[in-house]
This is a predicted structure of a 129-nucleotide RNA (SAM riboswitch aptamer (S box leader)) from an Ignavibacteriota bacterium. Rfam family: SAM riboswitch aptamer (S box leader). Gene Ontology term of the family: regulation of gene expression. Rfam describes the family as follows. The SAM riboswitch is found upstream of a number of genes which code for proteins involved in methionine or cysteine biosynthesis in Gram-positive bacteria. The source organism's lineage runs through Bacteria, Pseudomonadati and Ignavibacteriota.
RNA sequence: UACUCAUCAAGAACAGCUGAGGGACAGGCCCUGUGAAGCUGUAGCAACCGUCAAGAUCGAAAGGUUUUGAGUCAAGGUGCUAAAUCCUGCCGAAGGGUUCCGUAAGGAUUCCAUUAGGAAAGAUGAGCC
Numbered sequence: 001u002a003c004u005c006a007u008c009a010a011g012a013a014c015a016g017c018u019g020a021g022g023g024a025c026a027g028g029c030c031c032u033g034u035g036a037a038g039c040u041g042u043a044g045c046a047a048c049c050g051u052c053a054a055g056a057u058c059g060a061a062a063g064g065u066u067u068u069g070a071g072u073c074a075a076g077g078u079g080c081u082a083a084a085u086c087c088u089g090c091c092g093a094a095g096g097g098u099u100c101c102g103u104a105a106g107g108a109u110u111c112c113a114u115u116a117g118g119a120a121a122g123a124u125g126a127g128c129c
Stems, first nucleotide, its partner, number of pairs: 003127006013042005021031003025089004043081003048077002050073001051070008085121001090118002093115002095112003099108003
């Protein structure tokens, strides 16, 4: 780097250095000299791995696998600390509107600051090569 799986509406900021950008991409909308991004320090949040407890299962055993739970396990490995992954992006469905056809019933068309869902992309972790 690629692939697989899980999660993404919760939560948690100050200081120093520095000085103009940042929110992945595009559009929107925001944040920002009352100090962006970055680096450093300290603090905090959080159970992904890990830890602990109980159960199931495999095993002769050591131990493996798996399920559930714990936050006074945050002292181990990561991660995170504006806004839902800030919103939308693609798909079809519902709803509403435009235009056209039709006497009408209705049909077609196209759009959306709408609604809920799924996907894609992204982020993080674990695994694999």